[in-house]
Two RNAs folded together computationally: RNase P RNA and transfer RNA, 458 nucleotides in total. Its mean pLDDT, the model's own confidence on a scale to 100, is 75. It holds a member of the Rfam family "Bacterial RNase P class A". From the family's description: Ribonuclease P (RNase P) is a ubiquitous endoribonuclease, found in archaea, bacteria and eukarya as well as chloroplasts and mitochondria.
RNA sequence: UGAGUGGGCCAGGUGGCCGCUGGUUGACGGGUGCUUGCAUCCGGUCAACUGGAGGAAAGUCCGGGCUCCGCAGGGCAAGACGCCGGGUAACGCCCGGCGGGGGCAACCCUAGGGAAAGUGCCACAGAAAGCAAACCGCCGGAACAGAAUCUCUUCCGGUAAGGGUGAAAGGGUGCGGUAAGAGCGCACCGCGUUUUCCGGUAACGGAGACGGCACGGCAAACCCCGUCUGGAGCAAGACCAAAUAGGGAAACGUUCAGGGCGGCUCCGUCCAGUUUCCGGGUAGGUCGCUUGAGGUGUCUGGCAACAGCCAUCCUAGAUGAAUGGUCACCCCUCGACCCCAUGGGUUGAGGACAGAACCCGGCUUAUCGGCCCACUCUUUUU
RNA sequence: UCCUCGGUAGCUCAGUCGGUAGAGCAGAUGGCUGUUAACCAUCGGGUCCAUGGUUCGAGUCCGUGCCGAGGAGCCA
Repeated sequence: UGAGUGGGCCAGGUGGCCGCUGGUUGACGGGUGCUUGCAUCCGGUCAACUGGAGGAAAGUCCGGGCUCCGCAGGGCAAGACGCCGGGUAACGCCCGGCGGGGGCAACCCUAGGGAAAGUGCCACAGAAAGCAAACCGCCGGAACAGAAUCUCUUCCGGUAAGGGUGAAAGGGUGCGGUAAGAGCGCACCGCGUUUUCCGGUAACGGAGACGGCACGGCAAACCCCGUCUGGAGCAAGACCAAAUAGGGAAACGUUCAGGGCGGCUCCGUCCAGUUUCCGGGUAGGUCGCUUGAGGUGUCUGGCAACAGCCAUCCUAGAUGAAUGGUCACCCCUCGACCCCAUGGGUUGAGGACAGAACCCGGCUUAUCGGCCCACUCUUUUU
Repeated sequence: UCCUCGGUAGCUCAGUCGGUAGAGCAGAUGGCUGUUAACCAUCGGGUCCAUGGUUCGAGUCCGUGCCGAGGAGCCA
């Protein structure tokens, strides 16, 4: 200099004018009560001060807080997770490590328990794809024809080293041995062992002993093993007001059984009701609604995720749904023109993804740009 | 907010416990017929919504994203 890898932060800025909305305070106005001046109520109207969308608010994929179903206990089913250790309120999340794979490397990916519990699949090709198999081939013997030993064909026996097919052919390489071969034997690698020792909390790593010379792949196939899970969800739920027809019919039932407590079942418990259909009414208002597993900062512990002490702050609560419009300057990008050309000036256009709706911790997806830190490789120079 | 289903040829749909993609209609050509239709034969036409993964192999299995369709909700 170039190429890359990992992490963190910001999310156009400033000012004026006009306009929304939450809160606090004050004034005016109105209602009610009475102690005649107080209390209380009213978005009714003004004024001042102060607050007002995101890193993803998105997808609704996970986990909870909270609310309700009067009991949530057991079993089956269903679903999810799956190496080891830690964090957390919890998780399918995060951090650290181990094994495997990719990359020159920094780093990245990993659905990572079990194939001897059982069942199933491995098409086509190939002789043969779960307990084997012989197409070509190699060796030995016999027969036939020719022939000097030998060659062609057929049969029998042995063989799985060589070749072919395939994603994969049942350990691999080398040496010896054999009629020819073969873990047949040996060395190394690989594999197995409720194996031994060392290191590590552990996953696991290293060294050794013995072994048979040997039990393919797929579980994002069914399944087995271990761990976890009651259901529904703020349109939850609580209250007020209004209106109508609190209307009619049917089934089961009134403590034997009917209904409720996600599917089934056992147990438990509650209610005399429960369910279905026809028809009717209303589509209003208040709360829930923002002080939290909260934010920020120093220090301490920890490799880290994170935790703790102390200090400090209150940072949206709307409801056809507020946080906007306009002007000026500045900032960034692109184009054109001019000039004193590492840059400056004029002008035009654009400025991403995108809007809270009970709240929080994560994951995933979309995205214009800017800044900062650390590391790897390459080239050049000293 | 919660739940369910779907995306395959120009159109309507099969194929889903994986072996390399079909049917009908439409289209083109030929035959038959005086001509047309019907009928017969042949032929063409495929990003299996997109993308990543598992596997020897994915329309099918698993994850993520996009698009479309349907259902539920108050009083008594």